[in-house]
Context: one part of a larger RNA
Molecule: small-subunit ribosomal RNA, 5' domain
Organism: metagenome
RNA sequence: GAAUGAACGCUGGCGGCGUGCUUAACACAUGCAAGUCGAACGAGAAAGGGAUUGCUUGCAAUCCUGAGUAGAGUGGCGCACGGGUGAGUAACACGUAGAUAAUCUACCUUCAAGCCCGGGAUAACUAUUCGAAAGGAUGGCUAAUACCGGAUGAAGUUGAUUGGCACAAGUCAAUUAAUGAAAGAUUGCCUCUUCUUGAAAGCAAUUGUUUGGAGAUGAGUUUGCGGACCAUUAGUUUGUUGGUGGGGUAAAGGCCUACCAAGACUGCGAUGGUUAGCUGGUCUGAGAGGAUGAUCAGUCACACUGGAACUGGAACACGGUCCAGACUCCUACGGGAGGCAGCAGUGAGGAAUUUUGCGCAAUGGGGGCAACCCUGACGCAGCAACGCCGCGUGAGUGAAGAAGGCCUUUGGGUCGUAAAGCUCUGUCAACUGGGAAGAAGUUAUGAUUAUCCAAUAGGUGGUCAUAUUGACGGUACCAGUGGAGGAAGCGCCGGCUAACUCCGUGCCGGCAGCCGCGGUAACACGGGGGGCGCAAGCGUUAUUC
Numbered sequence: 001g002a003a004u005g006a007a008c009g010c011u012g013g014c015g016g017c018g019u020g021c022u023u024a025a026c027a028c029a030u031g032c033a034a035g036u037c038g039a040a041c042g043a044g045a046a047a048g049g050g051a052u053u054g055c056u057u058g059c060a061a062u063c064c065u066g067a068g069u070a071g072a073g074u075g076g077c078g079c080a081c082g083g084g085u086g087a088g089u090a091a092c093a094c095g096u097a098g099a100u101a102a103u104c105u106a107c108c109u110u111c112a113a114g115c116c117c118g119g120g121a122u123a124a125c126u127a128u129u130c131g132a133a134a135g136g137a138u139g140g141c142u143a144a145u146a147c148c149g150g151a152u153g154a155a156g157u158u159g160a161u162u163g164g165c166a167c168a169a170g171u172c173a174a175u176u177a178a179u180g181a182a183a184g185a186u187u188g189c190c191u192c193u194u195c196u197u198g199a200a201a202g203c204a205a206u207u208g209u210u211u212g213g214a215g216a217u218g219a220g221u222u223u224g225c226g227g228a229c230c231a232u233u234a235g236u237u238u239g240u241u242g243g244u245g246g247g248g249u250a251a252a253g254g255c256c257u258a259c260c261a262a263g264a265c266u267g268c269g270a271u272g273g274u275u276a277g278c279u280g281g282u283c284u285g286a287g288a289g290g291a292u293g294a295u296c297a298g299u300c301a302c303a304c305u306g307g308a309a310c311u312g313g314a315a316c317a318c319g320g321u322c323c324a325g326a327c328u329c330c331u332a333c334g335g336g337a338g339g340c341a342g343c344a345g346u347g348a349g350g351a352a353u354u355u356u357g358c359g360c361a362a363u364g365g366g367g368g369c370a371a372c373c374c375u376g377a378c379g380c381a382g383c384a385a386c387g388c389c390g391c392g393u394g395a396g397u398g399a400a401g402a403a404g405g406c407c408u409u410u411g412g413g414u415c416g417u418a419a420a421g422c423u424c425u426g427u428c429a430a431c432u433g434g435g436a437a438g439a440a441g442u443u444a445u446g447a448u449u450a451u452c453c454a455a456u457a458g459g460u461g462g463u464c465a466u467a468u469u470g471a472c473g474g475u476a477c478c479a480g481u482g483g484a485g486g487a488a489g490c491g492c493c494g495g496c497u498a499a500c501u502c503c504g505u506g507c508c509g510g511c512a513g514c515c516g517c518g519g520u521a522a523c524a525c526g527g528g529g530g531g532c533g534c535a536a537g538c539g540u541u542a543u544u545c
Base pairs, nucleotide, nucleotide: 001545002544003543004542006541007540008539009538010537013391014390015389016388017387018386019384020383021349026347027346028345030344031343032342035077036076037075040074041073048065049064050063051062052061053060054059055058084302085301086300094226095225096224097223098222099221100220103219104218108215109214110213111212112211113210114209116150117149118148119147125140126139127138128137129136130135156179157178158177159176160175161174162173163172164171165170184207185206186205187204188203189202193200194199195198228274229273230272235265236264237263240262241261242260243259244258245257246256247255277299278298279297280296281292282291283290284289304325305324306323307322308321327338328337329336330335355381357380358379359378363377364375365374366373367372394424395423396422397421404415405414406413407412428486430481431480432479433478434477438472443467444466445465446464447463448462449461450460451459452458489534490533491532492531493530494515495514496513500529501528502527503526504525510517511516
């Protein structure tokens, strides 16, 4: 000099864009942060309103509506994404370049084929019942795209045989044997079949479902190389190193197991210890380097502590389950409940870090045909000079060089065109009025067109028109009103280092980054005047180069 997620002191006008627990991975009150689908399924209230009847005149019963609504339940998809944190980890964790001929991949796209016949349950509900609660138990009823059986079935899988390619494992093709699927829903139509009004077991469209191939995406595994410190850590290892058989996995493999062999790593640093998430980057520097890893992006690990599996395409799962532990809470003492390293917020710790805000309007995600619902992701607003950038605090003129302060050799000098005065301007702020872009879509209606279809029903797609959607926000922006009005401080002045004098003090009180000042004329302490530097900031401290 540059820099910071900074803090502290003094001061503080506005705006834009960013950033904001670096400490206790400490403990957490409260609210919200993951739901959705009635176009998979069976059931299904109440309040309120109305009517009728009985009458004891304000109560009871029934019916209609509320409503096939609410709230539950079965089932599907999602909950493995998104969001947080950096405790652990010196490791194939990360980065980079490969391998997978050792693998998987829900949803999505595309291609091919199919969707036939049956069955038994169960929740909800109801009855009884246990418990303070959390939560159960038993009997009975019922549905499905829930569950199960059979049929059909190859381009699949497994085994055997043969051939081509490759020669390390393997891959491609043919033959043969075994094995192995499924579910319907919605909308429309009556040409054909059935009843013949219109509907259906019929037809059509859309969607779903099953099997297989390909793609895309995501993931698993694995290898070379690379990036910390300590030798005041020199030997380490027994599933250890390798083989065979078996098991296990989506998958190679001591991954596991039985047996056999005795290996494997190490001075090119094994083993042990300390520290640490890694990277793109960031800061500095002419560079080489050094330091660092906040925000943003990629990746890994973790979710009160330790362990385990279940479900699932994927978890050994932050807001799932089970067990153990610590802690907190409820309890009728028998037993239960919880997990903010999600967003706000509280306590504690600390030099120190924000609102228990608004909205799903946009972008993105989940569910749904859709409408829509959910979304503390996200978009915004609030707080904080925490940072960067921009603007303002006025401009011109004005010498009687006013008053006043300070200094003085008492002549004067200086603050100083500075002020006052005169002439202007109108940024920002204030007030008044107008007032956005961000909105594309979806859906509905109408028109038109292409396509599926027996069809002018209907479905799907394209184009056009109209209607509808804004948290921010009456914000940005624009116009007007009045009027210099509301807006300057901080540090320093001995040398380094830009900037000097007076008074006070008298090795005292004090200053200080280094050299050093102060013991009676202190340009170095404290105050006044003056000056220098930066400026809504200026200094100090800490840290890095």